Molecule: Bacterial RNase P class A
Organism: Candidatus Eiseniibacteriota bacterium
RNA sequence: GGAGUAGACCAGGCGGUCGCGGGUGGCCUCGAGUCACCUGAGGAAAGUCCGAGCUCCAUAGGGCAGGGUGCUGGGUAACUCCCAGUGGGAGCGAUCCUAAGGAAAGUGCCGCAGAAAGGGAAACCGCCCAAGGGCCCCGGCAACGGGGUCCCGGCAAGGGUGAAAAGGUGAGGUAAGAGCUCACCAGUGUUCCCGGUGACGGGAGCAGCUUGGUAAACCCCACCCGGAGCGAGACCAAAUAGGAGAGGAGAAGCUGCCCGCUUCGCUAAGACUCUCGGGUAGGUCGCAUGAGGCGCCGGGCAAUCGGCGUCCCAGAUGAAUGAUCGCCGCGGAAGGUAACACUUCCGACAGAACUCGGCUUACGGUCUGCUCCGUCU
Numbered sequence: 001g002g003a004g005u006a007g008a009c010c011a012g013g014c015g016g017u018c019g020c021g022g023g024u025g026g027c028c029u030c031g032a033g034u035c036a037c038c039u040g041a042g043g044a045a046a047g048u049c050c051g052a053g054c055u056c057c058a059u060a061g062g063g064c065a066g067g068g069u070g071c072u073g074g075g076u077a078a079c080u081c082c083c084a085g086u087g088g089g090a091g092c093g094a095u096c097c098u099a100a101g102g103a104a105a106g107u108g109c110c111g112c113a114g115a116a117a118g119g120g121a122a123a124c125c126g127c128c129c130a131a132g133g134g135c136c137c138c139g140g141c142a143a144c145g146g147g148g149u150c151c152c153g154g155c156a157a158g159g160g161u162g163a164a165a166a167g168g169u170g171a172g173g174u175a176a177g178a179g180c181u182c183a184c185c186a187g188u189g190u191u192c193c194c195g196g197u198g199a200c201g202g203g204a205g206c207a208g209c210u211u212g213g214u215a216a217a218c219c220c221c222a223c224c225c226g227g228a229g230c231g232a233g234a235c236c237a238a239a240u241a242g243g244a245g246a247g248g249a250g251a252a253g254c255u256g257c258c259c260g261c262u263u264c265g266c267u268a269a270g271a272c273u274c275u276c277g278g279g280u281a282g283g284u285c286g287c288a289u290g291a292g293g294c295g296c297c298g299g300g301c302a303a304u305c306g307g308c309g310u311c312c313c314a315g316a317u318g319a320a321u322g323a324u325c326g327c328c329g330c331g332g333a334a335g336g337u338a339a340c341a342c343u344u345c346c347g348a349c350a351g352a353a354c355u356c357g358g359c360u361u362a363c364g365g366u367c368u369g370c371u372c373c374g375u376c377u
Base pairs, nucleotide, nucleotide: 001373002372003371004370005369006368007367008366009365010364012328013327014326015325016324017323018322020040021039022038023037024036025035026034027033028031042349046360047359049358050357051356052355053354054229055228056227057226066225067224068223069222070221071085072084073083074082075081086100087098088097089096090095101220102219106218107217108214109213110212124159125158126155127154128153132152133151134149135148136147137146138145139144167185168184169183170182171181172180186210187209188207189206190205191204192203193202194201195200233285234284235283236282243276244275245274246273247272250264251263252262253261254260292311293310294309295308296307297306298305299304330347331346332345333344334343335342
């Protein structure tokens, strides 16, 4: 210098002007008024994919169906999440990936190629002719004997196909062959010993045991799981209409009063008055003190836990959190310069809506550890 890998952090700063949501206080004209002060998005607020809190409904217990999870130990309120490990895989390496119970309960599937993809079945090229059968030749009266062929037959070594053909190498063995037998190696199972909490690892022995793959295919085994969601849900509560109860002969208007007039009603389908209760509009709560943030100390490899101190940090709902100007800072591009200086332009993804813990996705920059390669000293 290049390539890579893991992690941590930031999400430009200060000031002026105008404006918006929330809170507190003051003022008077008491209004959705005005003034002052305080406060006002994220690491993902996103996807709504998991797990919870909270609320309502359901719920004796058990089972079926359905869904989920699946190595070990730990963390957590809980998790399909996190941490530390084990086994397996990828990479020279740092490091990364892993849905990792069962294929010897059963079923299904395994493209193309190939004889054959599962049952010790099958045989294209090939190898063999020992036993048996067929055919041919020779000998023999015949029974039969000898030879050939490789049609039946035997083999699964070698070739070929394939991701995969059922352990590998060597020797024995055989007609030719084959774990058929033996030695060594690999694997599997099993017994014992050692280490580890455990997954598992190491070692010794025994058994020719050598069994294809696939379960985020059905399935089997073990364990877990009620449903709906903050428009959950709780409370207050108009106008109008309707309901129940009580009173009730008058009530309303012209019209402030009297007279008069008009309309409605006059004993029950009763105007009108009062009371009560349910629902709607609307409003309030839920809703911001919480599995909370920060600092220090302690336990632990870590996830994380404990103790002490300290802080209060958005709460909208036709939905605020903005706009603009100046200065400074960082990075990049273009111009400019011998090189600076300087000038101009650009600066990521994205916007809370009941709240937390995760995961996933989007995205700009800074720093640090580690690995590999090259060059120079």